This is a predicted structure of a 266-nucleotide part of an RNA (large-subunit ribosomal RNA, domain VI) from a Solirubrobacterales bacterium. Rfam family: Bacterial large subunit ribosomal RNA. The organism belongs to Solirubrobacterales, within Bacteria. It was read from a public genome assembly. The prediction has a mean pLDDT of 87.
[in-house]
Context: one part of a larger RNA
RNA sequence: CGUUGGAGAGUUGAGAGGAUUCGUCCCUAGUACGAGAGGACCGGGAUGAACGCACCUCUGGUGUAUCUGUUGUCCUGCCAAGGGCAUAGCAGGUUAGCUACGUGCGGAUCGGAUAACCGCUGAAAGCAUCUAAGCGGGAAGCCGGCCUCAAGAUGAGCUCUCCCAUCCCCUUGAGGGAGUAAGACCCCUGGUAGACCACCAGGUUGAUAGGCCAGAUCUGGAAGGGCGGUGACGCCUGUAGGAGACUGGUACUAAUGGGUCGAGGG
Numbered sequence: 001c002g003u004u005g006g007a008g009a010g011u012u013g014a015g016a017g018g019a020u021u022c023g024u025c026c027c028u029a030g031u032a033c034g035a036g037a038g039g040a041c042c043g044g045g046a047u048g049a050a051c052g053c054a055c056c057u058c059u060g061g062u063g064u065a066u067c068u069g070u071u072g073u074c075c076u077g078c079c080a081a082g083g084g085c086a087u088a089g090c091a092g093g094u095u096a097g098c099u100a101c102g103u104g105c106g107g108a109u110c111g112g113a114u115a116a117c118c119g120c121u122g123a124a125a126g127c128a129u130c131u132a133a134g135c136g137g138g139a140a141g142c143c144g145g146c147c148u149c150a151a152g153a154u155g156a157g158c159u160c161u162c163c164c165a166u167c168c169c170c171u172u173g174a175g176g177g178a179g180u181a182a183g184a185c186c187c188c189u190g191g192u193a194g195a196c197c198a199c200c201a202g203g204u205u206g207a208u209a210g211g212c213c214a215g216a217u218c219u220g221g222a223a224g225g226g227c228g229g230u231g232a233c234g235c236c237u238g239u240a241g242g243a244g245a246c247u248g249g250u251a252c253u254a255a256u257g258g259g260u261c262g263a264g265g266g
């Protein structure tokens, strides 16, 4: 821009894409078969490999605004307590998130038409013949079925709901313009989204983000004080103190105010 009034939702599926794999073991059954050695079809069950999709409960990884320990040095006048730098100084843990080495699921069943091939009936050709007329069976393959996208499918589909008939101009037309409706956007707070855009949750009739409060979770026992010890240090106060993303709550802060677009008759 189109889809022939304008919007907000929900759909159909023309078409396109994805997937399509394989093994081992057990039962049937040491059966059929075979002198024996050996050893099935069919059917049923179990368990895997690789691949794919999703997820983070578990197990791990990461986790440079998290907790603790600790070395050197500088600083806060000193002690104590802290801060900076040294790869995040080093080391040990670790929430959320993201992940695989972790977890769940998938390939299928099934229907249709067939290939090679196997048949029924059956003449030409009194026989025979799966074929000439006719009718069956038969593949991981073909068409569906499963999953995803999908009406720019210009062949532009369908359903529901909402908005309504103002004004001006001319060359009087399915004409041009203005302000509006439903609605949308700009702008702002953000993330389940994300390169940008888009998408999604919100914008005071508000829990969208921050802060604060409570909880979860992590770290692992703060400072100060007291007690014990000559002291290093230990014990008590005390599941202490601290804490990023998690959960819930709470308008304290910021989403203010405002603007723009947007149908109206053949």
Stems, first nucleotide, its partner, number of pairs: 001152001005163007015149004021049007033038001051106005059100004066093005071086006110144003117137004166178004170173001183261004187203005208254003211250005217243003224237005